Transfer RNA from a Muribaculaceae bacterium, 74 nucleotides, folded computationally. The organism belongs to Muribaculaceae, within Bacteria. It was read from a public genome assembly.
[in-house]
RNA sequence: AAGGGUAUAGCUCAAGGGUAGAGCAUUUUCGUGAGGUCACGAAAAAGGUGCGAGUUCGAGUCUCGCUGCCCUAC
Numbered sequence: 001a002a003g004g005g006u007a008u009a010g011c012u013c014a015a016g017g018g019u020a021g022a023g024c025a026u027u028u029u030c031g032u033g034a035g036g037u038c039a040c041g042a043a044a045a046a047g048g049u050g051c052g053a054g055u056u057c058g059a060g061u062c063u064c065g066c067u068g069c070c071c072u073a074c
Stems, first nucleotide, its partner, number of pairs: 002072006010024004018057001026045008050066005
């Protein structure tokens, strides 16, 4: 150099072209308990589509290129 897959929150993963979500983690508040900087429960907040183009009224999604990772073959 060849072929295929993959890239979304700190982590693991959703999202069929039409408002980007969940679980865990983090922070805050409230409740309960305990000589106790903690545990459990509830609510809320914060955190984002690898990079660059194209198609489209509209792209995480479709197309092309680049980059990283994984697999196959040589």
Rfam family: tRNA. Rfam links the family to the GO term triplet codon-amino acid adaptor activity. Rfam's curators write: Transfer RNA (tRNA) molecules are approximately 80 nucleotides in length.